Predicted 3D model of a 152-nucleotide RNA (c-di-AMP riboswitch aptamer (ydaO/yuaA leader)).
It was read from a public genome assembly, where an Rfam model found it.
Model confidence (mean pLDDT): 76 of 100.
The model forms 96% of the base pairs in the Rfam consensus.
RNA sequence: CCGUGUCCGGCGCCUGAUGCGAGGACCGGAGCCGGGGACCCAAGUCGGGCCGAUCAGGCCCAGGGGUGAAUCGGCGUGCCGGCGAUGCGCGCCGUAGGGCUCUUCGAUGCCCGAAUCCGUCAGCUGACCCGGUAGGCGCGAUGGGAGACAAG
Numbered sequence: 001c002c003g004u005g006u007c008c009g010g011c012g013c014c015u016g017a018u019g020c021g022a023g024g025a026c027c028g029g030a031g032c033c034g035g036g037g038a039c040c041c042a043a044g045u046c047g048g049g050c051c052g053a054u055c056a057g058g059c060c061c062a063g064g065g066g067u068g069a070a071u072c073g074g075c076g077u078g079c080c081g082g083c084g085a086u087g088c089g090c091g092c093c094g095u096a097g098g099g100c101u102c103u104u105c106g107a108u109g110c111c112c113g114a115a116u117c118c119g120u121c122a123g124c125u126g127a128c129c130c131g132g133u134a135g136g137c138g139c140g141a142u143g144g145g146a147g148a149c150a151a152g
Base pairs, nucleotide, nucleotide: 001136002135006030007029008028009027010026013024014023015022031133032132033131034130035129036128041123047061048060049059050058051057063121064118065117066116067115072094073093074092075091076090077089078088079087097112098111099110100109
């Protein structure tokens, strides 16, 4: 600095210890964050491909939602599949959106544009109920260690 991810209290537990202190785990609380959840409002009968005779009908594909800035496209390529639709992976280029600058604002510039959870189910939503309070980086100082290069 990114992020809700901070603070207070308790403690008989943990620490190679007689004890203090500090830290950790656990418990409680405050603050912050997130989810579920009425009336009203909103929404509500849907889409693509193939076969069939343009019908009837049959087969295949695609559910939905949450946290988060992290969405949506184009081109190329690989895989499954009918040489199809759809889908998935990878690479490149953009993009909705987001972040940084040692007061603030602006400019310029530089970055991110992931990941993951629920499990067929959840719009909004008062009362009410439940959960989280992580993780990852950077600068400076001091000390220590390893290695590389050069010379002798």